[in-house]
Context: one part of a larger RNA
RNA sequence: GAUUGAACGCUGGCGGCAGGCCUAACACAUGCAAGUCGAGCGGUAACAGUCCUUCGGGAGCUGACGAGCGGCGGACGGGUGAGUAACGCGUAGGAAUCUACCCAGUAGAGGGGGAUAGCCCGGGGAAACCCGGAUUAAUACCGCAUAAUCUCUAUGGAGCAAAGGGGGCUUCGGCUCUUGCUACUGGAUGAGCCUGCGUGGGAUUAGCUAGUUGGUGAGGUAAAGGCUCACCAAGGCGACGAUCUCUAGCUGGUCUGAGAGGAUGAUCAGUCACACUGGAACUGAGACACGGUCCAGACUCCUACGGGAGGCAGCAGUGGGGAAUAUUGCACAAUGGGCGAAAGCCUGAUGCAGCCAUGCCGCGUGUGUGAAGAAGGCCUUAGGGUUGUAAAGCACUUUCAGUAGGGAGGAAGGCCAAGUAGUUAAUACCUGCUUGGAUUGACGUUACCUACAGAAGAAGCACCGGCUAACUCCGUGCCAGCAGCCGCGGUAAUACGGAGGGUGCGAGCGUUAAUC
Numbered sequence: 001g002a003u004u005g006a007a008c009g010c011u012g013g014c015g016g017c018a019g020g021c022c023u024a025a026c027a028c029a030u031g032c033a034a035g036u037c038g039a040g041c042g043g044u045a046a047c048a049g050u051c052c053u054u055c056g057g058g059a060g061c062u063g064a065c066g067a068g069c070g071g072c073g074g075a076c077g078g079g080u081g082a083g084u085a086a087c088g089c090g091u092a093g094g095a096a097u098c099u100a101c102c103c104a105g106u107a108g109a110g111g112g113g114g115a116u117a118g119c120c121c122g123g124g125g126a127a128a129c130c131c132g133g134a135u136u137a138a139u140a141c142c143g144c145a146u147a148a149u150c151u152c153u154a155u156g157g158a159g160c161a162a163a164g165g166g167g168g169c170u171u172c173g174g175c176u177c178u179u180g181c182u183a184c185u186g187g188a189u190g191a192g193c194c195u196g197c198g199u200g201g202g203a204u205u206a207g208c209u210a211g212u213u214g215g216u217g218a219g220g221u222a223a224a225g226g227c228u229c230a231c232c233a234a235g236g237c238g239a240c241g242a243u244c245u246c247u248a249g250c251u252g253g254u255c256u257g258a259g260a261g262g263a264u265g266a267u268c269a270g271u272c273a274c275a276c277u278g279g280a281a282c283u284g285a286g287a288c289a290c291g292g293u294c295c296a297g298a299c300u301c302c303u304a305c306g307g308g309a310g311g312c313a314g315c316a317g318u319g320g321g322g323a324a325u326a327u328u329g330c331a332c333a334a335u336g337g338g339c340g341a342a343a344g345c346c347u348g349a350u351g352c353a354g355c356c357a358u359g360c361c362g363c364g365u366g367u368g369u370g371a372a373g374a375a376g377g378c379c380u381u382a383g384g385g386u387u388g389u390a391a392a393g394c395a396c397u398u399u400c401a402g403u404a405g406g407g408a409g410g411a412a413g414g415c416c417a418a419g420u421a422g423u424u425a426a427u428a429c430c431u432g433c434u435u436g437g438a439u440u441g442a443c444g445u446u447a448c449c450u451a452c453a454g455a456a457g458a459a460g461c462a463c464c465g466g467c468u469a470a471c472u473c474c475g476u477g478c479c480a481g482c483a484g485c486c487g488c489g490g491u492a493a494u495a496c497g498g499a500g501g502g503u504g505c506g507a508g509c510g511u512u513a514a515u516c
Stems, first nucleotide, its partner, number of pairs: 001516004006512005013363006019356002021321001026319003030316003035072003040069002043065002047063003050059003079274003088199007097191002102187007110144001112142002120133005150159003164179006200246003207237003212234008249271004253264004276297005299310004327353001329352003335349001336347004366396004376387004400457001402452005410443001413439001415437008460505005465486003471500005481488002
């Protein structure tokens, strides 16, 4: 000098853009953060409509829909950096793999069965919840049939699947459109695994290792492999630093520097690990699962003492720790995600707003004129000098803030209607396109524009001995004090304290800490 997720002191007008628990991975009150589908199912607790009614009520009939069964999603998104010196990360490769939803293709979707939630009845319990009986449905579950380019194989053969729903027409036989389902192949995406190289400190850590190193066989996995096991061999690593120990998430990047390098890993992006602590598996395409399950532990809470409930390193917020770090805000309007045919619902992701000079950038606090060089202050050799065109005065302007009015863009879509094309037996339905209509904004009193009034509402901080830009007076008297280094202060201190003046920066300025 540059820089910072900074803090502290003094001061503080506005806006834009960013950032904001670096400490206790400490403990957490309260609310919210993952649901959705009635176009899978039986149904009807609530609301609205309609119908019936003996006016008490009744009827799933319609819109819808609590709870339940079922499907998909809760493995994403969001948080944190405790652990990890490791194929964890980075980079370059590899072969022995899986991949829901999506895309393309080839086939198929035939015929049956038994249950079980819910509902009803009964019982136990303080509660959490649990038990029994009867009954019912499915895109839930299970056989049978069929089946290959799929699997196994001794190449003869053997084995394995499925589900319907919605719309339109119907002579009730069915036809048609759409969506879903099953098997297989390929793609896309995502994921698992292996390897070369790179990726901290310590030798005041020198030896380490029995599933250890390799082989054969088997098991296991989606998959190679001591991954696991039986047997056999005795190997494997190490001064090119093994083992041990301390520290640490890694990277793109960031800061600095002419560069080489050094330091660092906040925000943003990629990746890994973790979710009160430790362990385990279940379900599933995917987890050994932050807001799932089970076990153990610590802690907190409820209890009728028998037993139960909980997990903010999600968003806010509280206590605590600390030099120190924000609102228990608004909205799903946009972007994105989940579910759904869609309308839509959910979304503390996200978009915004609030707080904070924490940082960067921009703007303003007036402009011109004005010498009697006013008054006052300070200095003085008492003449004067300086503050100083500074002020006052005069003439203007009105950015920003204020008041009032106007006012984009972020809106694409979705809905309704008409026309047209495709499909079809069909001018239904459905889908595409075109046109028209009524609409969808949290921010928001938006940005921006116009008008109004009036210089009106807006300057401080540090320093002035040298380094280092900027000097005099008074007070003090090795005292009080200053200080980054050299050093000042013991009676004329440009170095302490005050004042006048000056210098530097300026809504900031200094100090402290840290890095180059």

Predicted 3D model of a 516-nucleotide part of an RNA (small-subunit ribosomal RNA, 5' domain) from a Hahellaceae bacterium. It was read from a public genome assembly. Lineage of the source: Bacteria > Pseudomonadati > Gammaproteobacteria > Oceanospirillales > Hahellaceae.